[in-house]
Context: one part of a larger RNA
RNA sequence: CCCUAGUUAAGGAACUCGGCAAAUUAGCCCCGUAACUUCGGAAGAAGGGGUGCCCCCUUUGGGGGGCCGCAGUGAAAUGGCCCAACCGACUGUUUAGCAAAAACACAGCACUCUGCCAAGACGCAAGUCCAAGUAUAGGGUGUGACACGUGACCAAUGCGGAAAGAUUAAGGUAAGGGGUUAGCCUCUUUUGGCGAAGCUCUGAGCCCAAGUCCCCGUGAAUGUCGGCCGUAACUAUAACGGUCCUAAGGUAGCGAAAUUCCUUGUCGGGUAAGUUCCGACCUGCACGAAUCGUGUAACGAGUUGGGCGCUGUCUCAACUAGGUGCUCA
Numbered sequence: 001c002c003c004u005a006g007u008u009a010a011g012g013a014a015c016u017c018g019g020c021a022a023a024u025u026a027g028c029c030c031c032g033u034a035a036c037u038u039c040g041g042a043a044g045a046a047g048g049g050g051u052g053c054c055c056c057c058u059u060u061g062g063g064g065g066g067c068c069g070c071a072g073u074g075a076a077a078u079g080g081c082c083c084a085a086c087c088g089a090c091u092g093u094u095u096a097g098c099a100a101a102a103a104c105a106c107a108g109c110a111c112u113c114u115g116c117c118a119a120g121a122c123g124c125a126a127g128u129c130c131a132a133g134u135a136u137a138g139g140g141u142g143u144g145a146c147a148c149g150u151g152a153c154c155a156a157u158g159c160g161g162a163a164a165g166a167u168u169a170a171g172g173u174a175a176g177g178g179g180u181u182a183g184c185c186u187c188u189u190u191u192g193g194c195g196a197a198g199c200u201c202u203g204a205g206c207c208c209a210a211g212u213c214c215c216c217g218u219g220a221a222u223g224u225c226g227g228c229c230g231u232a233a234c235u236a237u238a239a240c241g242g243u244c245c246u247a248a249g250g251u252a253g254c255g256a257a258a259u260u261c262c263u264u265g266u267c268g269g270g271u272a273a274g275u276u277c278c279g280a281c282c283u284g285c286a287c288g289a290a291u292c293g294u295g296u297a298a299c300g301a302g303u304u305g306g307g308c309g310c311u312g313u314c315u316c317a318a319c320u321a322g323g324u325g326c327u328c329a
């Protein structure tokens, strides 16, 4: 030097990515306690005061008097607090051994399947789970308390339905054709031709299912939700008009956002000074409505910004105790 503890003048976050770490606070009694709110909470909000021992009285709640110390929850154990924003409602669960979260789950909501020998799942099967349950039940999928809502598009993909037509396999039926040859004809020098039955190869047409095409429906199904030009008596802008395309052209709400490239956008707030933060604006590169939209009390070892208190985090280091290191046994 290092490690583990402890103390520190003045200052008090100037440290740092960031108050990381440390410090502050702390028990009990009394007073007092805001916004907001789902009226339960928030709340131990915040912020103050008291706290020991002895004597007397006492309705055992307390009241009166006295004493000591720097200090009375006299040691130890033992909440720091507040404001604002984001995300997730909450308690819970998770990467045993780098991640505890905004991820998963959740109650609630919705769609869909399933009539019981259920659907679904495991298994070759027997059989079993579901379930000794029966649609107020069970399976699957999505969303995720609650409040207010959840717009347009069925062209594509998927699913459901319907059956007129088109197309369509194996199979069935089977016209026809080929091969083989008992025999016959011919040449007769070899040869050439015809060819029954049987066996065999092939086979048009006709009959014929689901499916597909076609038609209809369906978005809390997979998904998708435009462009150009002009126009108002300053300018600017465009309620308005024209035109092209589309299945339909993004509604409400929100918006530089966990989403904004340009970008440290612009304005306001906070600071002496603010790429972060908060409030607005809207020019949304590339938000948007159950891959939910917007809010939201309570909750959170979540993320972000600010403040009070507090401090060796720092200015800037010092000292103390123990230990490691070193030497000897």
Base pairs, nucleotide, nucleotide: 002323003322004321005320006319007318008317010315011314014313019310027051028050029049030048031047036041038145052067053066054065055064056063057062068072080308081307082306083305084304085303086302087300088299092104093103108143109142110141111140112139113138114137120129121128122127146295147294148293149292151225152224153223156222157221158218159217160216161215165213166212167211171207172206173205176202177201178200179199180198183194184193185192226244227243228242229241230240253287254284265281266280267279268278269277
The part of an RNA shown here (large-subunit ribosomal RNA, domain IV) has 329 nucleotides and comes from a Candidatus Obscuribacterales bacterium. NCBI's taxonomy places the organism under Bacteria, Bacillati, Candidatus Melainabacteria, Candidatus Obscuribacterales. The prediction has a mean pLDDT of 87.